Large-subunit ribosomal RNA, domain II from Kryptoperidinium foliaceum, 846 nucleotides, folded computationally. The coordinates come from a structure-prediction model, not an experiment, and the mean pLDDT is 80.
Context: one part of a larger RNA
RNA sequence: CACGCUGGUACGAAAUCCAUCGAUGCGCUGCUUGGUUGCGACUUAGUUUCCUUCGACCCGUCUUGUAACACGGACCAAGGAGUCUAACACGUGUGCGAGUCUGGGGGGACACACCCAGGAGCGAAACGAAAGUGAGAGCCGGGACUUCGCCGCACCGGCAACCGACUGACCAAUUGUGGGAGGUUUGAGUAUGAGCACACAUGCUAGGACCCGAAAGAUGGUGAACUAUGCCUGUGAAGAGUAAACUCAGGGGAAACUCUGAUGGAGGCUCGUAGCGAUACUGACGUGCAAAUCGUUCGUCAAACAUGGGUAUAGGGGCGAAAGACUAAUCGAACCAUCUAGUAGCUGGUUUCCUCCGAAGUUUCCCUCAGGAUAGCUGGAGUUGAACAGUUGUUUCAGGUAAAGCGAAUGAUUAGAGGAAUCGGGGGCGCGUAGCCCUCGACCUAUUCUCAAACUUUAAAUGGGUACGAGCCAAUGGUUGCUUAGGUGAACUUUUGGGAGAAAUGACGACUCUAAGUGGGCCACUUUUGGUAAGCAGAACUGGCGAUGAGGGAUGAACCUAUCGUUGGGUUAAGGCGCUGAACUGCCCGCUCAUUCGAUACCACAAAGGGUGUUGGUUCAUUUUAACAGCAGGACGGUGGUCAUGGAAGUCGAAAUCCGCUAAGGAGUGUGUAACAACUCACCUGCCGAAUGGACUAGCCCCGAAAAUGGAUGGCGCUCAAGCGUGUGGCCAAUACCCGACCAUCGUUGCAGUGCUGUAGCAUCGACGAGUAGGAGGGCGUGGGGGUUUGCCUCGAAGCUUCGGCCGCAAGGUUGGGUGAAGCAGCCUCUAGUGCAGAUCUUGGU
Numbered sequence: 001c002a003c004g005c006u007g008g009u010a011c012g013a014a015a016u017c018c019a020u021c022g023a024u025g026c027g028c029u030g031c032u033u034g035g036u037u038g039c040g041a042c043u044u045a046g047u048u049u050c051c052u053u054c055g056a057c058c059c060g061u062c063u064u065g066u067a068a069c070a071c072g073g074a075c076c077a078a079g080g081a082g083u084c085u086a087a088c089a090c091g092u093g094u095g096c097g098a099g100u101c102u103g104g105g106g107g108g109a110c111a112c113a114c115c116c117a118g119g120a121g122c123g124a125a126a127c128g129a130a131a132g133u134g135a136g137a138g139c140c141g142g143g144a145c146u147u148c149g150c151c152g153c154a155c156c157g158g159c160a161a162c163c164g165a166c167u168g169a170c171c172a173a174u175u176g177u178g179g180g181a182g183g184u185u186u187g188a189g190u191a192u193g194a195g196c197a198c199a200c201a202u203g204c205u206a207g208g209a210c211c212c213g214a215a216a217g218a219u220g221g222u223g224a225a226c227u228a229u230g231c232c233u234g235u236g237a238a239g240a241g242u243a244a245a246c247u248c249a250g251g252g253g254a255a256a257c258u259c260u261g262a263u264g265g266a267g268g269c270u271c272g273u274a275g276c277g278a279u280a281c282u283g284a285c286g287u288g289c290a291a292a293u294c295g296u297u298c299g300u301c302a303a304a305c306a307u308g309g310g311u312a313u314a315g316g317g318g319c320g321a322a323a324g325a326c327u328a329a330u331c332g333a334a335c336c337a338u339c340u341a342g343u344a345g346c347u348g349g350u351u352u353c354c355u356c357c358g359a360a361g362u363u364u365c366c367c368u369c370a371g372g373a374u375a376g377c378u379g380g381a382g383u384u385g386a387a388c389a390g391u392u393g394u395u396u397c398a399g400g401u402a403a404a405g406c407g408a409a410u411g412a413u414u415a416g417a418g419g420a421a422u423c424g425g426g427g428g429c430g431c432g433u434a435g436c437c438c439u440c441g442a443c444c445u446a447u448u449c450u451c452a453a454a455c456u457u458u459a460a461a462u463g464g465g466u467a468c469g470a471g472c473c474a475a476u477g478g479u480u481g482c483u484u485a486g487g488u489g490a491a492c493u494u495u496u497g498g499g500a501g502a503a504a505u506g507a508c509g510a511c512u513c514u515a516a517g518u519g520g521g522c523c524a525c526u527u528u529u530g531g532u533a534a535g536c537a538g539a540a541c542u543g544g545c546g547a548u549g550a551g552g553g554a555u556g557a558a559c560c561u562a563u564c565g566u567u568g569g570g571u572u573a574a575g576g577c578g579c580u581g582a583a584c585u586g587c588c589c590g591c592u593c594a595u596u597c598g599a600u601a602c603c604a605c606a607a608a609g610g611g612u613g614u615u616g617g618u619u620c621a622u623u624u625u626a627a628c629a630g631c632a633g634g635a636c637g638g639u640g641g642u643c644a645u646g647g648a649a650g651u652c653g654a655a656a657u658c659c660g661c662u663a664a665g666g667a668g669u670g671u672g673u674a675a676c677a678a679c680u681c682a683c684c685u686g687c688c689g690a691a692u693g694g695a696c697u698a699g700c701c702c703c704g705a706a707a708a709u710g711g712a713u714g715g716c717g718c719u720c721a722a723g724c725g726u727g728u729g730g731c732c733a734a735u736a737c738c739c740g741a742c743c744a745u746c747g748u749u750g751c752a753g754u755g756c757u758g759u760a761g762c763a764u765c766g767a768c769g770a771g772u773a774g775g776a777g778g779g780c781g782u783g784g785g786g787g788u789u790u791g792c793c794u795c796g797a798a799g800c801u802u803c804g805g806c807c808g809c810a811a812g813g814u815u816g817g818g819u820g821a822a823g824c825a826g827c828c829u830c831u832a833g834u835g836c837a838g839a840u841c842u843u844g845g846u
Base pairs, nucleotide, nucleotide: 058073059072060071061070074846075845076844077843078842079841082350084207085206086205088203089202091200092199093198094197095196096195099122100121104116105115106114126133127132138159139158140157141156142155161190162189163187164186165185166183167182170179171178172177210349211348213346217339218338219337220336221335222334228313229312230311231310232309233308234307235306236305239271240270241269242267247262248261249260250259251258252257275300276299277298280296281295283294284293315331317327318326352779353778354777355776356775357774362375364373365372366371376518377517378515379514380513381512382511383510384509385508388506389505391504392503393468394467396465397464403458404456405455410452411451412450415447417445418444419443422442423441424440425439426438427437428436429435472498473497474496475495477493478492479491480490482489521545522544523543524542526540527539528538529537530536550561551560552559565742566741567740568739569738570737571736575732576731577730578716579715580714584729586728587727589725590724591723598718609703610702611701613700614699615698616697617696618695619694620693621692622691630687631686632685633684634683636660637659638658642654643653666681670679671678743769745767746766747765749763750762751761780835782832783831784830785829786828787827788826789825791824792823799819800818801817802816804815805814806813807812
């Protein structure tokens, strides 16, 4: 707007519509910013699994030291150990303060709050054994504050005074007693109080006293069903052998008596069954049949026999044919309960994190040596301010070690030399008790050799003391019982004056209170005692390990380097640079060959003694007047020297060892012969032509050098080295050093201004960082109570679970997913039966 139906009635109201104005909201668009979600790309991180390379031994514990062939430990869950009370000490906080205080009274909402007085306590007065007596404002130096001049706080140092105790010249006093100058004497005193109460932390003590753990001791009971023994009363028992007494018969004999044969059947008699026992196999079994059995073997078997029942004896007691046997699987003192959570200087264990500091194994004492106390070492809490030192220099002092010395003392000690006298021994001359001479020693003298923890003249180094100024220096005066002949001195001191780089270097120093751990040590250089020595025992000094990782020494408590927050880069140390293995198969020069080479301190061994292996050195000789070596010639005569011998001619042996001729040749260097002979050597000469011989010494190498699983320069391997000895460059790399960043700790300096937060803070700068026992600080977590967040939760709490994410150095926290189905959390505060891997832990499970 059109159409249809119904109702109403004719233009009013409402509704609706249109226009304008205002407010607000909404929508659209653009820009900016944030949240959530989906998808995609890229980058980075986390977690988990696998492979490879390098590093890397199992925790806890005692210990000087453990991966240990030292002990505990299969695994998991839950439980599991410094607590509470009292007293004290010190510290901190709060309240009041010369007082304080909850014991008391009142009050009330009656387990409060609040109010009141101040009973006891402690404190405000001490000293003295006691009787008893009984303290107040001082001065000097340093000192905060400060208007930089006074006053001079707290406190510290010094002097003086006061109180008590003690002493006491002297005075008074008939008794009793009183006063008292003074005093290097003394007190846990005074000197304008500081305490009391509560809370907390730490520590000591008493209590079960951090937890678990004895062997013991005591008290009261229960047991003789096992077993020991006695008594009472019962029960049990094949067979065989031996053959006592008695008795009978016969024989002998004078008799006493005796012989033989029978009979008889005794015995702690024999063999042996049942029974009771238990010798051997050291058999079986040995998580058994069995917490003592089985087999075979063995002992005994008529009595000190075996056994049932009853009864008696009970724990320091019984009973015992005696073994300390037995007394209920228990006996050199039963079992049960209690004292009792007995005690243990001994063993084991002792539960969350981070940060800061950080030991001792030594002194003294102890019925002390596995332990304590004491001092030391260490932490914490403070106070204070200008001095301090594990160093050097200068000043000065003490010393008797090292060394040295012994022709210096003492003591020891070798060798000659010279000695008038003296002493001892021996000898010669001598008649000689005279005398003389020789000689050995003692002794003396000058030398010589070697020594000393308990010798020393001398005498270090290192080490030790002292001083290097204000608490000083100088002057005048004063006091004194000291000193002097003396107002002489000494000591102390008033007053006045002087006046700071009073050695260097480094660096904060001093003091108070309180408390833990420790009080088994060990190693190394040097010194040193005992010891044959030791990875032995004991000391000194210093440094280490213990308590400590890192780089190096292959490996390793202690050696070398070096000490550590988390990181990035650079550089070195010790030590290395063939490969293992990061870094020069670097350079120059020597040495060395090993059929067992060698190869890096501590350190993982080798010696005396040898080598004509080789390389150097020292020294003595020889040599062109020709050496050495090589080749060649000579190597003679007296003489077969003398002696000795069976023999001895250069050469078995002894003594001696000349001469001649020579260029040279020994009365002979070896071989040889019975003895000769012969050969050879020393020695001489020729040829040759330049170096040669000896003795020492020390580098590498070699010998000396043999052990049991197969074996170690760490391995491989290496030879003008990859070995040994010098030199000289480069390079490698530690948590060390340097630079940067971040974290923690400690310190310096600045900031109180406003919109909010923040001073337990913010910002700047600097130093520093290892750690067992142990201390301190700050945190995380658990159960319960109070307050608070008007918190979270059936839209899903706690709990459990999770190769998810995030925060914190960490203890832990938070969030997502799954499960679950009803409670739970943050912050502040109080409180504690508050944190587990260990204890041959407890219980349960696997």
Rfam family: Eukaryotic large subunit ribosomal RNA. Rfam links the family to the GO terms structural constituent of ribosome and ribosome. For this family Rfam cites "Crystal structure of the ribosome at 5.5 A resolution" (Yusupov et al., Science, 2001).